A computed fold for a 374-nucleotide RNA from an Anaerolineaceae bacterium, annotated as Bacterial RNase P class A. It matches the Rfam family "Bacterial RNase P class A". By type it is a ribozyme.
[in-house]
RNA sequence: CAGGCUGGCCGGACGGUCGCGGUCCCGCGCUUCGGCGCGAGGUCGAGGAAAGUCCGCACUCCACAGAGCACGGCGCCGGGGAGACCCGGGGCGGGGAAACCUGCCGGAUCGGGCCACAGAAACAGACUGCCCGCAAGGGCGAGGGUGAAAAGGCGGUGUAAGAGACCACCGGCGUCCGCAGCAAUGCGGACGGCCAGGCAACCCCCGCCGGGAGCAAGGCCACGCAGGGACGAGACGCUGCUCGCGUCGUCAUCAGUCCCGGGUAGGCCGCCCAGAGAGAUGACCGCCCAGGCACGCGGGCCGGGAUGACACCUUCGGGCGUAAACCGGAAUCCAACUGCUGGACAGAAUGCGGCUUACAGGCCAGCCUGAGGU
Numbered sequence: 001c002a003g004g005c006u007g008g009c010c011g012g013a014c015g016g017u018c019g020c021g022g023u024c025c026c027g028c029g030c031u032u033c034g035g036c037g038c039g040a041g042g043u044c045g046a047g048g049a050a051a052g053u054c055c056g057c058a059c060u061c062c063a064c065a066g067a068g069c070a071c072g073g074c075g076c077c078g079g080g081g082a083g084a085c086c087c088g089g090g091g092c093g094g095g096g097a098a099a100c101c102u103g104c105c106g107g108a109u110c111g112g113g114c115c116a117c118a119g120a121a122a123c124a125g126a127c128u129g130c131c132c133g134c135a136a137g138g139g140c141g142a143g144g145g146u147g148a149a150a151a152g153g154c155g156g157u158g159u160a161a162g163a164g165a166c167c168a169c170c171g172g173c174g175u176c177c178g179c180a181g182c183a184a185u186g187c188g189g190a191c192g193g194c195c196a197g198g199c200a201a202c203c204c205c206c207g208c209c210g211g212g213a214g215c216a217a218g219g220c221c222a223c224g225c226a227g228g229g230a231c232g233a234g235a236c237g238c239u240g241c242u243c244g245c246g247u248c249g250u251c252a253u254c255a256g257u258c259c260c261g262g263g264u265a266g267g268c269c270g271c272c273c274a275g276a277g278a279g280a281u282g283a284c285c286g287c288c289c290a291g292g293c294a295c296g297c298g299g300g301c302c303g304g305g306a307u308g309a310c311a312c313c314u315u316c317g318g319g320c321g322u323a324a325a326c327c328g329g330a331a332u333c334c335a336a337c338u339g340c341u342g343g344a345c346a347g348a349a350u351g352c353g354g355c356u357u358a359c360a361g362g363c364c365a366g367c368c369u370g371a372g373g374u
Stems, first nucleotide, its partner, number of pairs: 001370010012288001014286005020045005026039005047345001051356002054354005059214004071210005076090002079087002091105001092103004106205002111203002113199003127144002129140004152170002155167003171195002173192008218269004227260005232254001234248005289343001291341004298334002301329004312319002
C1' cells in the first nucleotide's frame, strides 16, 4: 500500500421566504352557551429502522373443577434475561489459506411413506460381467457402467467363481473402563464383524411447553324513536287578560306531564412534553459540510548526505545513533488551489423489549492475508 474480517457509531448544518399539524394566548364574527370559523403571535412536532407484524410482555374483555385425547410450538450443553422462534459463551458438523463465518443440532434396528433424471436396481433388484452345467437351470455381487447417493477401504486367506464368509491394518458404530470438563463433549484403552444408503422442515416416536381474542381491546355520556311505570281531568288554539267559540280527551288499550330504559348516530376516556381524525414534518433560495469526478502545487517513502551536527551517556579511550540543506530513485499512496457534482432507505397511530428486512455516503477501534519500492 492492496484485499479481506469483526465490533461500535453517524446518517447533513445554519439562515431567509412560503407552507402543514397539535397546544397556549389575543382580536373579530357566529352560537342551541357545549363550542365553531377567520386572522395575528408564542411554543412543540418521526426513525435507526417509525416498516414487516415474526416472537415475547404490559393493558383490556371473554372463558376456566380435575384428568385425558386432539392440535400447535420448541428440541446439543450450561449461563443471562420478565420472557421468546432472543442474546452472548462453549461443544459438534459445514465453509475459508487466515482473521472469521455458519447450522431447519433429539430419534433412521417400532412402523408407514418418499428418493427427480440417469440407471438393471434407490434396498434385496441383476444390464454387462464371472463361475458350474451339453442344456434347462443355478451360484456371485468382485470388475464395468449410471447417479448427489449403489453393499466401509486396502491387502491377504478362501472359493468353481465370489463375498466381513474369514484374517491383519485403517475408518465408522455400539457397549464397558480410565482421564479432563458443571455439562454437551473430547482423548486413551478393551471388547463386539455390528458396517443393509438417505430424508424426521413427510407422517410418526421421545422430551418439554402452550386457554381465546385483540386499542376497531374495552369503558363512560347519550338527542330522537320502540318499550315500561307513576300521576292524571283537563289540555291546546283564536289571545297579552276576562268572557265566548272551536278541537282533542275524560277512569285506563286514553290527551297531557314526569320518571325508567337497552343500545344506534354522535361525543369523551383509553391516548402520551408529536399525537389522530384515513392520518401533519415539506418546498424554494443563499451559504457551508461529508463524499464523487477532473486537475495535480506540494507531501510522504527509500538510498546517499552519516567515517554521525545538536543532545545524551562515559572508566575521557570512546559509546549512542537522530535530524536538516542538498543529490538521486521508483511501485504506490496522501493531497493544496480551482471547476463540475452532491446527501439514501423510508413516514409514528396504545406502549415496551427482541428479531428480520430496506438503506446513498461516511467515521472510530481491533484483527488476518498478500504484494511492491528502496